Predicted 3D model of a 499-nucleotide part of an RNA (small-subunit ribosomal RNA, 5' domain) from a seawater metagenome. The full RNA is in RNAcentral, with records from SILVA.

Context: one part of a larger RNA
RNA sequence: GAUUGAACGCUGGCGGCAGGCUUAACACAUGCAAGUCGAGCGGUAACAGAGAUAGCUUGCUAUCUGCUGACGAGCGGCGGACGGGUGAGUAACGCGUAGGAAACUACCCGGUAGUGGGGGACAACCGUUGGAAACGACGGCUAAUACCGCAUACGCUCUACGGAGGAAAGGGGGCUUCGGCUCUCGCUAUCGGAUGUGCCUUCGUGAGAUUAGCUAGUUGGUGGGGUAAAAGCCUACCAAGGCGACGAUCUCUAGCUGGUCUGAGAGGAUGAUCAGCCACACUGGGACUGAGACACGGCCCAGACUCCUACGGGAGGCAGCAGUGGGGAAUUUUCCGCAAUGGGCGAAAGCCUGACGGAGCAACGCCGCGUGAGGGACGAAGGCCUCUGGGCUGUAAACCUCUUUUCUCAAGGAAGAAGAUAUGACGGUACUUGAGGAAUAAGCCACGGCUAAUUCCGUGCCAGCAGCCGCGGUAAUACGGGAGUGGCAAGCGUUAUCC
Numbered sequence: 001g002a003u004u005g006a007a008c009g010c011u012g013g014c015g016g017c018a019g020g021c022u023u024a025a026c027a028c029a030u031g032c033a034a035g036u037c038g039a040g041c042g043g044u045a046a047c048a049g050a051g052a053u054a055g056c057u058u059g060c061u062a063u064c065u066g067c068u069g070a071c072g073a074g075c076g077g078c079g080g081a082c083g084g085g086u087g088a089g090u091a092a093c094g095c096g097u098a099g100g101a102a103a104c105u106a107c108c109c110g111g112u113a114g115u116g117g118g119g120g121a122c123a124a125c126c127g128u129u130g131g132a133a134a135c136g137a138c139g140g141c142u143a144a145u146a147c148c149g150c151a152u153a154c155g156c157u158c159u160a161c162g163g164a165g166g167a168a169a170g171g172g173g174g175c176u177u178c179g180g181c182u183c184u185c186g187c188u189a190u191c192g193g194a195u196g197u198g199c200c201u202u203c204g205u206g207a208g209a210u211u212a213g214c215u216a217g218u219u220g221g222u223g224g225g226g227u228a229a230a231a232g233c234c235u236a237c238c239a240a241g242g243c244g245a246c247g248a249u250c251u252c253u254a255g256c257u258g259g260u261c262u263g264a265g266a267g268g269a270u271g272a273u274c275a276g277c278c279a280c281a282c283u284g285g286g287a288c289u290g291a292g293a294c295a296c297g298g299c300c301c302a303g304a305c306u307c308c309u310a311c312g313g314g315a316g317g318c319a320g321c322a323g324u325g326g327g328g329a330a331u332u333u334u335c336c337g338c339a340a341u342g343g344g345c346g347a348a349a350g351c352c353u354g355a356c357g358g359a360g361c362a363a364c365g366c367c368g369c370g371u372g373a374g375g376g377a378c379g380a381a382g383g384c385c386u387c388u389g390g391g392c393u394g395u396a397a398a399c400c401u402c403u404u405u406u407c408u409c410a411a412g413g414a415a416g417a418a419g420a421u422a423u424g425a426c427g428g429u430a431c432u433u434g435a436g437g438a439a440u441a442a443g444c445c446a447c448g449g450c451u452a453a454u455u456c457c458g459u460g461c462c463a464g465c466a467g468c469c470g471c472g473g474u475a476a477u478a479c480g481g482g483a484g485u486g487g488c489a490a491g492c493g494u495u496a497u498c499c
Base pairs, nucleotide, nucleotide: 001499004496006495007494008493009492010491013369014368015367016366017365020361021327026325027324028323030322031321032320035078036077037076040075041074043071044070047069048068049067050065051064052063053062054061055060056059085280086279087278094205095204096203098201099200100199103197104196108193109192110191111190112189113188114187115186116150118148119147125140126139127138128137129136130135156165157164158163170185171184172183173182174181175180206252207251208250213243214242215241218240219239220238221237222236223235224234225233255277256276257275258274259270260269261268262267282303283302284301285300286299305316306315307314308313333359335358336357337356341355342353343352344351345350372402373401374400375399382393383392384391385390407436408435409434410433411432412431416426443488444487445486446485447484448469449468450467454483455482456481457480458479464471465470
C1' cells in the first nucleotide's frame, strides 16, 4: 500500500447494488416451513344448493334424502430421499482430476407385445369394552387402480438344451340399436435412450520422527454365502503373507473444490456470500418401507435433557423461516405475497410451497449524489497572535443576483404478465410534471522526525502522550485547551487480520 462476513470510539443527509451468529453442532416458548389426488375406493362429520315431510308467525324452524357442489376422518396412489440448514465428524477414493467394468434407475422419451377370467380380506362404519391421557382390545358388515390365485407369454429368467418359471387395473368423456364403438388418462411384460446413483483405479490433496515399526480377516487361494453389482463384503479350510524412511502406524489440526484476497509474476494466504461434491440432523445404535434412505420436520432401542400425569404411563428434538434465553467485541423482522421463477400432487380448475420474489433493520461494504452557485472590502464585528506598526481567520460572513440535485406538498403513474380474457406482494413504489423555499444536510484524525500541516496559554519527570526513535523535572512546535494549518470526507480514526 492493498484486503475484510469485521468490531470499538466520535460523527451521520440521500439513493442503487450486494452481504449480515466467524462465538455455544448451547438450550429452546410460540407460529408457520409437505402435501396433494373424489377423474382409484367405500362413503357423508362439517358447509352450501335442491327436493321431501312436519310445525306454522308464509318465510322461518326442525327432521330426512349423497340428489348436486363439495368434503372431515379412513382405505389407496404419488410426493415426504427434492427443495432449505449446518460444518460437528472426516487426512479419507472424502474431494479434485483422468479413466474403468461387474450394476440399479420412480417419473420422462422411443420400440415391440398384451390388458382375459376369478377369489378371499382389512380400515372406515356399527356394537361391546380398557385407559387420566397418549392410545387401544374384541366381535360384526363393506369397496377399490389395495391383496392373492388361474389363464395366456412376442420378447424375459433358469436350464442338464429335454424342458421349466413368471404379468396386468381400471378411471373419465362422447355416441349407442344397450350388443358395443370411439377418444383419452392409466396398468403389465420386455428392449433401447435420457437422467440420477452405487462400485473400482492412476495422480494430486495439512503438520509432527521429541511417533519407527504396523497388521490376524491381517495378505492371498479354494468351497459356500451375500449384494442391484466386482470384492475378505461374510464364513469354513489352506498357505504365510501384506504395509513401511518414496514416512507405514500413532498424535494434532482440517469439510474438499470452482473460486476469493494479495502479488508484475512465481508464489503465499484463504474456502463467508454464489456454484459442484461430501458429511451430519439432541447423543449412540438399528433396521423397515421404497426406484431411491439406513431417512432434518418417519419408525424402533438405549442415553442425557425438558414437559404432562389420575404415578399405572406418556410427549418432545429450530444445524428450516422468524423469534427467545445464553455465550460473545459482534451479526436483523415472531413482516408481505405466491404476482414472477422453480418444485410436489392433480386430466384440469386448483391446492401446498418461510424454496423463491419482495419489503423492514443496522454506514457492514462498494458505487453514485448532495450539504449550494456567481458577485461581494487594501478587508466589518468577534476571536487568536503581535515587534502594538500590524498580521491571520478571509470572499469567509453580511449584502446582491441565481439555481432547486436533495427536501416538503400536490397531480399523474409504470415495465416486470408469459397466455386471447383475467391475474402485481413489491406499490400509489420507480419515474414524470407542478408549487415552495438556500431552504433539511459535516464531520473525523493529525500537525517533533519518519509524514503533508505551528503558534499562544495551562501544566512542571506531575497530569499525560507513544507505531519506532522518544517527549514532560518553569519559555514543551511531542502532554491538555484555544487559534491556525494539513489530510480524508458521510465518513474518519483505532484494534484485529492476511498478502
It matches the Rfam family "Bacterial small subunit ribosomal RNA".